[in-house]
Context: one part of a larger RNA
RNA sequence: GAUUGAACGCUGGCGGCAUGGCUAAAGCAUGCAAGUUGCACGAGAACCACUUCGGUGGGGACAGUGGCGAAAGGGCGAGGAACGCGAUCGAACGUACCCCGAGGUGGGGGAUAGCGUCUGGAAACGGGCGGUAAUACCCCAUGUGCUCGCAAGAGGAAAGCUCCGGCGCCUCGGGAGCGGCGAUCGUCCUAUCAGGUUGUUGGUGAGGUAACGGCUCACCAAGCCGAAGACGGGUAGCGGGUGUGAGAGCAUGACCCGCCGCAUCGGGACUGAGACACUGCCCGGACUCCUACGGGAGGCUGCAGCGACGAAUCUUCCGCAAUGGGCGCAAGCCUGACGGAGCAAUGCCGCGUGCAGGAUGAAGCAGCUUCGCUGUGUAACUACUGUCAGGGACUAGCAACCAUGAGCAGUCCCAGAGGAAGGGCCGGCUAAUUCAGUGCCAGCAGCCGCGGUAAUACUGAAGGCCCAAGCGUUAAUC
Numbered sequence: 001g002a003u004u005g006a007a008c009g010c011u012g013g014c015g016g017c018a019u020g021g022c023u024a025a026a027g028c029a030u031g032c033a034a035g036u037u038g039c040a041c042g043a044g045a046a047c048c049a050c051u052u053c054g055g056u057g058g059g060g061a062c063a064g065u066g067g068c069g070a071a072a073g074g075g076c077g078a079g080g081a082a083c084g085c086g087a088u089c090g091a092a093c094g095u096a097c098c099c100c101g102a103g104g105u106g107g108g109g110g111a112u113a114g115c116g117u118c119u120g121g122a123a124a125c126g127g128g129c130g131g132u133a134a135u136a137c138c139c140c141a142u143g144u145g146c147u148c149g150c151a152a153g154a155g156g157a158a159a160g161c162u163c164c165g166g167c168g169c170c171u172c173g174g175g176a177g178c179g180g181c182g183a184u185c186g187u188c189c190u191a192u193c194a195g196g197u198u199g200u201u202g203g204u205g206a207g208g209u210a211a212c213g214g215c216u217c218a219c220c221a222a223g224c225c226g227a228a229g230a231c232g233g234g235u236a237g238c239g240g241g242u243g244u245g246a247g248a249g250c251a252u253g254a255c256c257c258g259c260c261g262c263a264u265c266g267g268g269a270c271u272g273a274g275a276c277a278c279u280g281c282c283c284g285g286a287c288u289c290c291u292a293c294g295g296g297a298g299g300c301u302g303c304a305g306c307g308a309c310g311a312a313u314c315u316u317c318c319g320c321a322a323u324g325g326g327c328g329c330a331a332g333c334c335u336g337a338c339g340g341a342g343c344a345a346u347g348c349c350g351c352g353u354g355c356a357g358g359a360u361g362a363a364g365c366a367g368c369u370u371c372g373c374u375g376u377g378u379a380a381c382u383a384c385u386g387u388c389a390g391g392g393a394c395u396a397g398c399a400a401c402c403a404u405g406a407g408c409a410g411u412c413c414c415a416g417a418g419g420a421a422g423g424g425c426c427g428g429c430u431a432a433u434u435c436a437g438u439g440c441c442a443g444c445a446g447c448c449g450c451g452g453u454a455a456u457a458c459u460g461a462a463g464g465c466c467c468a469a470g471c472g473u474u475a476a477u478c
Base pairs, nucleotide, nucleotide: 001478002477003476004475006474007473008472009471010470013351014350015349016348017347018346019344020343021309027306028305030304031303032302035068036067037066040065041064047058048057049056050055075262076261077260084187085186086185087184088183089182090181093179094178095177098175099174100173101172102171103170104169105168106140107139108138109137115130116129117128118127119126120125146155147154148153160167161166188234189233190232195225196224197223200222201221202220203219204218205217206216207215237259238258239257240256241252242251243250244249264285265284266283267282268281287298288297289296290295315341317340318339319338323337324335325334326333327332354384356382357381364376365375366374367373368372388419390414391413392412393411394410395409397408398407422467423466424465425464426463427448428447429446433462434461435460436459437458443450444449
């Protein structure tokens, strides 16, 4: 000098765009953050109409079965030094929804929620009996292609709905995108860590997986790694990037994007195309809450918010109008993703706080002193302008749409200098100096150093210098 997710002191007008718990991956009250589908299914409350008062028709909420989604989106950086990440490659694997192509969609059956009834429990939540539907479940058939097999042969599927426009279902082949797996190289400090390893290294066989493989197991062999640093210890998410620097480099990884890891701590599997699953399940631990003491409930490292910690970091806001996502034929519903607004000078950028005369210059203050000069340097007053802020009226655009704007934005008019300047410094480095006070005291200080009676270095004042809605200090990197 540049820079910062900054903090602190003094000060503070407006706008645009960004950014905002770096500490306790300690704990959390409350609300919301994942649903949707009646064009899969049975049933059906309120209400309306009719009624022979038995009911019938319309109507469709809530709940339930089934489907798809819930593995995404959002958060955080604990762990991890390699199973990660980055670069460059490889090939034997999987893939719901989407696209292309080939073929099929025949026949039959038994249940179970909801419901009715009885009943247990404080609750959470159940139990018995009866009965019911499906694109839920099961069986048979067929099977182009498919799988196994040298072959012969064997195996193996489906579901219907409809507003009649369509929407689906099953098998196989291909595509796109995505994912899993493998190889090489690179990837911080420490030798006051020198030897490490027994599924360890390799083989045979088997199991397992979507798939290769000690991935797992039985047996066999005794290997494998290591001063080019194995093993151990410490620290740390990695990259694109960011800061600085002429560069080499050094430092760094907030915001945004890609990858990885995590979801109170530890373990486990289930479902599924996909998870070993943040707002799913089970077990164990700690903690919190409810209880009728028998037993139950919970997980903000989602958005707000609380408290705690800390030098320190925001609203328990508005909206699905836009973009995107889930479901749905659609209308639409859901969406704290997102779009906006709010708070904070936290940063960057832009603008303003007026202009001309007065004025060879009032007063005040300060200095010098020849007693009058000099500096501040202008103000009152006069004449003007109208940025921003303030008030009023209106509507192009953000919207492609029958409709639909949360907010933003735009145009015109009114009034009137009114509402808008501070901070640090002035010995040298380093731009800017005098007077008074103090007297090695009080104090200053980044370094050198100032202060013991003439202090340009302390304190005050006047003046000046540098920046300016900021200015300084502290911390940190180059």

This is a predicted structure of a 478-nucleotide part of an RNA (small-subunit ribosomal RNA, 5' domain) from an uncultured prokaryote. Its mean pLDDT, the model's own confidence on a scale to 100, is 86.